RNA sequence: CGCUAUAGCGCGCCGAGUCUCCGCGUUCAGCGCGGGGAGCGGGGGACCCACCGUUUCCGGGGUGUACGGUCCGACGGCAUCGGACCUAGGGCGCUCAGACCCGAACCCCUCAGCUGACCUCGUAGGCGAUCUGAGUCGCGCA
Numbered sequence: 001c002g003c004u005a006u007a008g009c010g011c012g013c014c015g016a017g018u019c020u021c022c023g024c025g026u027u028c029a030g031c032g033c034g035g036g037g038a039g040c041g042g043g044g045g046a047c048c049c050a051c052c053g054u055u056u057c058c059g060g061g062g063u064g065u066a067c068g069g070u071c072c073g074a075c076g077g078c079a080u081c082g083g084a085c086c087u088a089g090g091g092c093g094c095u096c097a098g099a100c101c102c103g104a105a106c107c108c109c110u111c112a113g114c115u116g117a118c119c120u121c122g123u124a125g126g127c128g129a130u131c132u133g134a135g136u137c138g139c140g141c142a
Stems, first nucleotide, its partner, number of pairs: 001010003011128004018038009039123006049113001059111001060108004068086007089102003093136007
């Protein structure tokens, strides 16, 4: 957003976050909790390679598109916080062009480079539009 009519179904979007089995509960076409499997996503973890100690100043690291810069204020300085304007990057298959939007948040806790075997974690939440033009790929319907 559509259908139905009061609670569901369907079509889609950001995202890894979907499918299925068993048990319990329930306001029982549904939903919730717990435990498995599959799929998808993440972290740790050798040799080799890479890096090259610690302390002060400002430890370090991870998920994610969300990385950085300038100015102003809190505050005189570092750090931190807030605001404004930009920006790497991201936005319904791909390429080009244009336009618009986002450019957050959270976690580990002194500790972790890469990394086979191996170990381990997650499977949420939030939405109704990313549109236009050209080309192209795939799927569905009739």

This is a predicted structure of a 142-nucleotide RNA (c-di-AMP riboswitch aptamer (ydaO/yuaA leader)) from a Chloroflexota bacterium. NCBI's taxonomy places the organism under Bacteria, Bacillati, Chloroflexota. Model confidence (mean pLDDT): 77 of 100.